[in-house]
RNA sequence: UCUUAGGGGUGCUAGGGUUCCGGUUCGCGAGAAUGUCUGGUCCGAGAGCAGCCCGGCACGGCGCGCAGUCCCGUUCGGAACGGACCGCGCAGCCGCGCUACACGGCGGGAUAAAAGCCCGGGAGAU
Numbered sequence: 001u002c003u004u005a006g007g008g009g010u011g012c013u014a015g016g017g018u019u020c021c022g023g024u025u026c027g028c029g030a031g032a033a034u035g036u037c038u039g040g041u042c043c044g045a046g047a048g049c050a051g052c053c054c055g056g057c058a059c060g061g062c063g064c065g066c067a068g069u070c071c072c073g074u075u076c077g078g079a080a081c082g083g084a085c086c087g088c089g090c091a092g093c094c095g096c097g098c099u100a101c102a103c104g105g106c107g108g109g110a111u112a113a114a115a116g117c118c119c120g121g122g123a124g125a126u
Stems, first nucleotide, its partner, number of pairs: 007054003010050003015043002020040002022037001023034004055099003059095004063090004068085004073081002101121001103124001107119003
């Protein structure tokens, strides 16, 4: 100096607003207003959580393939087949571990609406 696994999902939380429900106010009522109502539904994090799922990476075992050495049997002999050990390789199976780091707008967009949502691990900063 160059190169390289850290990706996706699900559930939830911080947070968020107001379609619906509830609350509150008004109204005889039908209904209307109100999020400057704790809430339920709802939205919801790259830089939040998870003995979670998939994926990725590493190691070990098994399996398979190839090569070598040795061995036993079959065979007249050789070759071939079979077994053991060791080496290399692999897109298969199993087990175990790892999956790090991470400051950040303005503005815009979606939805009923807003947001730590999306643009966006972007611009920019260090």
Molecule: Guanidine-I riboswitch aptamer
Organism: Pararobbsia silviterrae